Small-subunit ribosomal RNA, 5' domain from an uncultured bacterium, 521 nucleotides, folded computationally.
Context: one part of a larger RNA
Parts: sequence; structure tokens; C1' cells
RNA sequence: GGAUGAACGCUGGCGGCGUGCUUAACACAUGCAAGUCGAACGAAGCAUAACCAUGGAUUUCCUUCGGGGAUGAAGCGGUUAUGACUGAGUGGCGGACGGGUGAGUAACGCGUGGGCAACCUGCCCCAUACCGGGGGACAACAGCUGGAAACGGCUGCUAAUACCGCAUACGUUCCGGGGACCGCAUGGUACCUGGAAGAAAACUCUGGUGGUAUGGGAUGGGCCCGCGUCUGAUUAGCUGGUUGGCGGGGUAACGGCCCACCAAGGCGACGAUCAGUAGCCGGCCUGAGAGGGCGGCCGGCCACAUUGGGACUGAGACACGGCCCAGACUCCUGCGGGAGGCAGCAGUGGGGAAUAUUGCACAAUGGGGGAAACCCUGAUGCAGCGACGCCGCGUGAGCGAGGAAGUACCUCGGUAUGUAAAGCUCUAUCAGCAGGGAAGAAAGUGACAGUACCUGACUAAGAAGCCCCGGCUAAAUACGUGCCAGCAGCCGCGGUAAUACGUAUGGUGCAAGCGUUAUCC
Repeated sequence: GGAUGAACGCUGGCGGCGUGCUUAACACAUGCAAGUCGAACGAAGCAUAACCAUGGAUUUCCUUCGGGGAUGAAGCGGUUAUGACUGAGUGGCGGACGGGUGAGUAACGCGUGGGCAACCUGCCCCAUACCGGGGGACAACAGCUGGAAACGGCUGCUAAUACCGCAUACGUUCCGGGGACCGCAUGGUACCUGGAAGAAAACUCUGGUGGUAUGGGAUGGGCCCGCGUCUGAUUAGCUGGUUGGCGGGGUAACGGCCCACCAAGGCGACGAUCAGUAGCCGGCCUGAGAGGGCGGCCGGCCACAUUGGGACUGAGACACGGCCCAGACUCCUGCGGGAGGCAGCAGUGGGGAAUAUUGCACAAUGGGGGAAACCCUGAUGCAGCGACGCCGCGUGAGCGAGGAAGUACCUCGGUAUGUAAAGCUCUAUCAGCAGGGAAGAAAGUGACAGUACCUGACUAAGAAGCCCCGGCUAAAUACGUGCCAGCAGCCGCGGUAAUACGUAUGGUGCAAGCGUUAUCC
């Protein structure tokens, strides 16, 4: 000198774009952050309409005045149909994405380059073939019943794109036979043939949307390998599933991944093991470069979700807002038992030098569900707060000497402040006032927002500080103080004329900032 997710002191006009718990992966009140589909399904409720039964208002006819006939409203009950209706339940898809954090991890975790003849892949695209016929349940619901609650139990009924057999099988899998081609080994590919096994679901507004099998694609993942990846030897030996083999289990798949048996190996001064520290990278800062330092925002990967362990479901999890167990903590309790997990967005306490609103909207982009309408979305888009950073703008411009007054110095002549002010003439950026008013949105739909922007009128008005002035280092005088009070980055100043302390005047520098502290180059 440059830089920072900064903090502190003094000061502070506006705008744009960014950015904001670096500490306690400390504890969390409250609200929201993942739902959706009635075009899979049954039942219930609601609304409307029709019909039936009941009901008898009203009107009217006959009458021997006792009555009889016709009409049939409201209400109540039932059946059927319809529905942009409602909330539970079965079922489907999604809750494995998106969002957060950096605790752990020195590791194939990450980066880079390869490999899988050892693998998987829901939704999407392409192609081929198919969708026949049955069965039994369980919720909801009803009844009984346990419990303070959370939540259950028993009996009975019922639907489905829920569940389970059966049929069919181009191709698929497994077992067997045959020859062909190919490969770096295990081996791979296609073909012929025999046997065995295995599918499906319907809905509909008639336009479609779905279902099953197989092959291919795309996308996303899994595994393996070469190389690279901090410090310490005041850590020198480490290792028993350890190293390898045979056989098996398990997995989508290879493998001591796991198991039985057999062998005795394996790693290490080219630094094993141990200890400390640390998420890694694209990048960022600095530097002429080489290098050094850092990994906050944004993007990729990884890991984690109160601590530890476990599996279930599923195409995908060993699953932040799922389940089970154990621990700590908090809460409820009728003491028997239960409930919870902000490292999601806000917000609270605490810690700290220190870091924001319990805001608006799904209008846009994107995501989930749905045929769609649409619903959900603290992702996201915006707004709020903070000079935290970068950038831009303003705080006026021109003329103006009797060089006014004031202030400071003075050799008392004057000098400086200083064209500075006043005064005159202009201008109106920003802010304020008034009027108009977007783009962002494809037809409709705008949170932002009456915002940006434009126009008009109006007044120099509302808008400058901070550090420094001995040398380094740009900028000096007076007074006060008297090794005191104090200054200080280094050298060093201060003990009676201090350009170094304090104040004033003047000056230098930077400027809505200026200094200090911390850290890196």
C1' cells in the first nucleotide's frame, strides 16, 4: 500500500447493487416452512331437483245443512339423480427434492483422469406385445368397551387403480443341448432348440388419462483404481477379520462386507501407528511473477439433523419437520402413563467486541400433486433494519476589495483567515410539494407500488465531518504546563521560551465518511 462477513471512537444528506451470529452443532415460547388427487374407492354430511308416503293450509263443486267430492301448499320421512360443495377414512404420487449447518471427517471425503465383461435407475421419451376370468379381506361406519390423556380393544358390515390365486407369454429369468463371432483375464454378444417360472386396473366430460411385460434412450446414482490433498519423530514400530486362499451367506453389484475352515501373512524412515488441526473444490485476497494466506456470499461434492444405535417403507433413506430403542433435557399427568426436538423462515433467552423483521406475495422463476380448473410452496420474488462494503450524486455556480467586521499573530508599520463573507446575478441535482405513471405478463392475472421514471411550481434554502501538522510524512505559530499532566507506529518528546503534551488560530490530507484495533499478503 492492498484486503475484510469485521468491531470500536467521533460524525452522518440521498440513491443503486450487494451483504449481515465468524462466538454456544447452547436452550428454545409462538406462528408458518409438504402437500395434493372425488377423472382410483366406499360411506357420511350439505345443497338442488324429481318421485313416493304422511300431512292437511288454500280454492272450488254438490248438499237433505249433518255432511260428501275435487284441488292439493308448508312441514316431516324415504328413494333416486346431480354437484368446481365439506372434512375424516382406504388408495396413488410426493414427503430421499427444495431449505439449513460445518459438529464429525486427514478419508477414494474432495479435486482430477480413468474403469465397471461387477451395477441400479420412479417420473420422462422411443419401440414391441398384452390388459382374460375369479376370490377373500381391512379401514371408514355401527354397537359394546378400556384409559385422566395420548391412544386403544372386541364384535358386525362394506368398496377400490388396496390385497391374493388362476389363464395367457413375442420377448424376460432359471436349468440343459448346439454351433458362430469377439475380448486385457474372469468372460461377453447374438442365434437355434427342450423344459420350468413369472403380468396387468381401471377411470372418463368419449377428447383422453392410465395399467402389465420386455428392449433401448435420457437423467440421476452406486462401486473400483492412478495421481494430488496440513503439522508434529520431544509419536518408531503398528495390525487378529488382521493379510491371503477355498467354500458359502448377503447385496442392485465387486469385495473379510459377513461367516466356517486353511495358511501366516499385511503396513512402515518414500514416515506406518499415534497426537494435533481441518469439511474439500470452483474460487477469493495479495503479489510483476513464483509464491503466501483464506474457503464468508454464489456454484459443485461430502457429512450431519438433541446424543448414540437400529431397521421399516420405497425406484431412491438407514430418512431435519417418518418409525423403534437407549441417554440427557423440557413439558403434561388423575402418578398408571404420555408429549417434544428451529444446524427451515421470522422471533426469544444466553454467550459475545459483534451480526437484521415474530413483514408482503405466490405477480414472476422453479418445485410437488392434479386431465384440468386449481391447491400447496418462509424455495423464490420483494419490502423492512444496519455507512457493513462497493459505486454514483449532492451539500451550490458566476461576479464581487472600502481586502468590512470578528479572530489569531505582530518588529504596532502590518500580516493571515480572504473572493472567503456581505452584496448582485443565476441554477435546481438530491430531499420536500403537486400531477401523470410503467416494463417486468404469452389472452387474463403485479406482492413489489402509486415504486422506477416523466412533468410542473417553489426556496440557496434542509445536507460536513474526521485524522494529522518533530523526522519518516504533505502541513506552524501563540499561549498554558514545567520529566508534571501527558504523547508515542519507530526514532523519541516533556526538568521555564516545547513547531512532538493541552487549547486557540492557521495549515495539510481524505471525505459521508475519517481514524483506531484485529487478521492476511